Model confidence (mean pLDDT): 79 of 100. This is a predicted structure of a 180-nucleotide RNA (FMN riboswitch aptamer (RFN element)) from Nucisporomicrobium flavum.
[in-house]
RNA sequence: ACGCGCUGGCGGGACUCGGUGAAAUUCCGAACCGGCGGUGAUCCUUCCCUGACGGGAGGGUAAGCCCGCGACCCGGACGUCGACCUCGGCGGCCGGUGGACCUGGUGAGACUCCGGGGCCGACGGUUGAUCGACCGGCACACGCCGAUCGGUCAGACAGUCCGGAUGGGAGACAGCGCGC
Numbered sequence: 001a002c003g004c005g006c007u008g009g010c011g012g013g014a015c016u017c018g019g020u021g022a023a024a025u026u027c028c029g030a031a032c033c034g035g036c037g038g039u040g041a042u043c044c045u046u047c048c049c050u051g052a053c054g055g056g057a058g059g060g061u062a063a064g065c066c067c068g069c070g071a072c073c074c075g076g077a078c079g080u081c082g083a084c085c086u087c088g089g090c091g092g093c094c095g096g097u098g099g100a101c102c103u104g105g106u107g108a109g110a111c112u113c114c115g116g117g118g119c120c121g122a123c124g125g126u127u128g129a130u131c132g133a134c135c136g137g138c139a140c141a142c143g144c145c146g147a148u149c150g151g152u153c154a155g156a157c158a159g160u161c162c163g164g165a166u167g168g169g170a171g172a173c174a175g176c177g178c179g180c
Stems, first nucleotide, its partner, number of pairs: 002179007010171001016030004032159001033121002035069004043060007064119002073096004078091005101117005123163003127154007135146004
């Protein structure tokens, strides 16, 4: 150095201004953000060969939309817990679903470089009016206010807000042990 195992912490960014409106960090105009591994002609750098041009080997760095992975969502059998059953919670495993790029330039070669113009981003939540039921407060004469549930009408739609999530996680690193 490499392989295997164990342990440890680490491991995602982003709403500002204006407009509409009863209400928008959700819509409209402009602005803002980009996980992990791989690939890689940029850029930086070390060493070797050479008289030189130049050649060779290595290190760092370089893609949201090229290849793959993760998060989210769906399904399956299994284990486990709860339950009379249906079923539900949790766990790891297996499978599925799973977003987006063109153009000009340079060049031997570019979906990665340079110029230009585009595009994409899980699930749940989110507003008001009115009627009814029930509850609470005020008033105690009519009523008024608030919460919950149900009906009707209108409406507003999240990459960035809130929530699951002080979670999970691709993975990078460090330490220890064993092997070679």